[in-house]
RNA sequence: CCAGAUGGUCGGACGGUCGCGGCGCUCUCGCAGCGUCGAGGAAAGUCCGGGCUCCACGGUGACAAGGCGGCGGGUAACGCCCGCCGGGAGCGAUCCCAGGGAUAGCGCCACAGAAAGCAAACCUCCUCCCCACGGGGCGGGAAGGGUGAAAGGGUGGGGUAAGAGCCCACCGCGGACCUGGCAACAGGGACGGCAUGGCAAGCCCCGCCUGGAGCAAGACCGAAUAGGGACCCCGCGUCGGCCUCGCGUCGGAUAGGCCGUCACUGGCUGAGAGGGUCCGGGUAGGUCGCGAGAACCGUCCAGCAAUGGGCGGUCCAGAGGAAUGGCCGUCUCGCAUCUUCGGAUGUCAGACAGAACCCGGCUUACAGACCGUCUGGUCCA
Repeated sequence: CCAGAUGGUCGGACGGUCGCGGCGCUCUCGCAGCGUCGAGGAAAGUCCGGGCUCCACGGUGACAAGGCGGCGGGUAACGCCCGCCGGGAGCGAUCCCAGGGAUAGCGCCACAGAAAGCAAACCUCCUCCCCACGGGGCGGGAAGGGUGAAAGGGUGGGGUAAGAGCCCACCGCGGACCUGGCAACAGGGACGGCAUGGCAAGCCCCGCCUGGAGCAAGACCGAAUAGGGACCCCGCGUCGGCCUCGCGUCGGAUAGGCCGUCACUGGCUGAGAGGGUCCGGGUAGGUCGCGAGAACCGUCCAGCAAUGGGCGGUCCAGAGGAAUGGCCGUCUCGCAUCUUCGGAUGUCAGACAGAACCCGGCUUACAGACCGUCUGGUCCA
C1' cells in the first nucleotide's frame, strides 16, 4: 500500500433572531417579563426478562398448556451476555450451529431404484448343467456397476471358483478402564469383528422454568343535570275525627284499625300540591402514580471476560393526543473542479427516525465520518 476480519465511538459546532412545552421567580396578573431544562442510538417492532399496581391464592406435590435445552460463570431476571467444549465453513483473522434423548413407544423417509428398515438382489462376478452358441437354468456371493439425501463401516493387503471383518494393518465405531479437566470434553493403551440407517423446527420421552391482567394498572378528591335513599311540613286515600300504611305527575292504593254516625254488604264514580333539610353511588373534571434511578460521568481495585466493588462528582424531558421547530450568518466535515501538492475556488449539512409508567436485553432501520485490535498478500529497510 492492497484485500479483508472484528470491537467501539460519533452521527455537525458556535452565534443571532422568531416561535413551542415543563418548572421556578417577579410584577403593572397578561397566552406578561426574566431564569432554567427540553428526544434517540435506535425513542421503532412490542419479541423475551424484570420493577411497580390490582385481582386470585393455606403449604407441598401432581396434571394440563406454553417455553427453554453442550459445560462453567455473570445478572434483579432472561430465551440475554462472557469464557470454554463439540460440530461445520474459511489459507487465516474470524464466522455459523433449536448443540438433551433414535434398543421407551408411535409415525415418516418424496422422486429414482430390485430393495428405504428387513432384509433383499436389476446389471455384473463365479462353480456346475443344458443349448439351436444368441442364451437359458439350479446354486454361491454382495466386491464392482447403476438409483438415491441416505443402500447393513472406510482404505489398502491377504484370501477365494467368485467373494465376504473371512483374516490382517490403519482410520472410524462400541462399552468398560487409566490420565488430565469443576464440567462439557480431550488424550491414551488394550479389548470387541461391527451390532439398532436417518428424521425429535413429527408426535413423544427426560430435565428445568412459568398464577392472571396490565399506567385505559391503580389510589384520592369530586360537581352540574338526571336517578336512588332518610327525615320533617303539607295534601290525598272519608261524611267527620285519631292512629297505621300507601301515594303525591307514567295518576296509585280502589288500604286497615278504632270512635262518632242510619251508613251492614255489593257495584259504579272518584281527588289534589307540593315544599324543605340531609345522605350515598356513578359520570364529567381535577390530583397523585410520574422519574434520585438495577441512573450518568471520572477514577481506582478484583476478574481472561461478561461483570462486581470502593471513592469523588452531577441532577438529566415529562404529558395532556402530545412542546423539543423555522430562518440567517460564520466555520468545519463531505463532495466537485483546478493545483506549483502548500493549497485555491465552488457547493453544502445532506442518514434512519421521533419519548408517553420505568428499566435490562434482542431484533430491525441508518447518508457519512473516526478510533482500536487482528489476518492474508506485496514492496522497502